[in-house]
Context: one part of a larger RNA
Molecule: large-subunit ribosomal RNA, domain IV
Organism: metagenome
């Protein structure tokens, strides 16, 4: 000096990115408990009080004792407001993340009739199932409340058959090479073999019609307009498949941005609550709420403290010095 362990005037978070750590609470009985809420819970809410030992007494209780101190030592919850996310108990990155990721009951879409879709194997065969649409499969959402608007033009996916276009396949029009023969020659050529091969038939598909957004997605712009300015219900005018509805909104989203206003502080880029001018919210990649829940994430308080002001002692270990 370091370590681990205690103490600790006065102050109490002034520490710090953050109360990190360390304090503080802590049992048992009794009083007595708020918003809010899915009526179960919040709840141990918070907040107090009591707690030995000895005589009488059946008790209920009265009376007495001793200590600072009676759950007398050790072990044993800090609380509370507010907000975000995810409902909720679960599940994870064996060995740097336990959460808001996963999951998940509950929604919803879809494929599947049973030798079932789906899967795994070349197959044989097996899962599925010794199930049977209240079953199985796959995707999307995630309890619950309230709802989930508008586009089918693209892509996809079902439907649909008239037309187009469309392979092998048939079909063979006609073509070529061969040469019996026929010509003085040039050539011309039956049959037959071999080859090419035209019209004509001819599936699904794709064009094409239609449906379908809890498919994959998308959801505009200029310019004017009210008796002070501002502002625009209101109106022209371009595009478009449709031009974003309820709701929420500097939000886990707000680039300007410490947006402005109100709270909270003596002072607050965080925070709560409002506003909309949403750079670039938004409706099962769900919106928007919510009571319980959480080793979750922000902000605030009250208790508590060596975190701190600003240190110090002490007890044990190591380290260094004597010897």
């Nucleotide at each position: 000096g370091c370590g681990u362990u205690g103490u600790u005037a006065a102050g109490g978070a002034a520490c710090u990115a953050g109360g990190c750590a360390a304090a503080a609470u802590g049992a048992c009985c009794c009083c007595g408990u708020a918003a809010c809420u899915u009526c179960g819970g919040g709840a141990g809410a918070a907040g107090g009080g009591g707690u030995g030992c000895c005589u009488c007494g059946a008790a209920a209780g009265a009376g007495g004792c001793c200590g600072c101190a009676g759950a007398g030592a050790a072990g044993a919850g800090g609380c509370c407001c507010a907000a975000g996310c995810g409902a909720c108990u679960g599940u994870u990155u064996a060995a740097c993340a336990a959460a808001a990721a996963c999951a998940c009951a509950g929604g919803u879409u879809u494929c599947u009739g049973c030798g079932a879709a789906a899967c795994c194997g070349c197959a044989a065969g097996g899962u599925g199932a010794a199930g049977u649409a209240u079953a199985g499969g796959a995707g999307c959402u995630g309890a619950c409340g309230c709802c989930u608007g508008c586009c089918c033009g693209g892509u996809g996916c079902u439907g649909g058959a008239a037309g187009g276009u469309u392979a092998a396949g048939g079909g063979g029009a006609g073509g070529a090479c061969u040469u019996a023969g026929a010509g003085c020659a040039a050539u011309c050529g039956a049959a037959g073999g071999u080859u090419c091969g035209a019209a004509c038939u001819u599936a699904a598909g794709c064009c094409c019609c239609a449906g379908u957004a809890a498919a994959c997605g998308g959801c505009g712009g200029c310019c004017g307009u009210a008796a002070c300015a501002a502002u625009a219900a209101c109106g022209g005018u371009c595009c478009u498949a449709a031009g974003g509805u309820a709701g929420c909104g500097a939000a886990a989203u707000u680039c300007c941005u410490u947006g402005u206003c109100g709270g909270g502080u003596a002072a607050g880029u965080u925070c709560c609550g409002a506003c909309c001018c949403g750079c670039a919210c938004g409706a099962a990649a769900g919106g928007c709420g919510u009571a319980a829940c959480g080793a979750u994430u922000u902000g605030g308080g009250c208790a508590c403290u060596g975190u701190c002001u600003c240190g110090a002692c002490a007890a044990c270990g190591c380290g260094c010095c004597c010897g």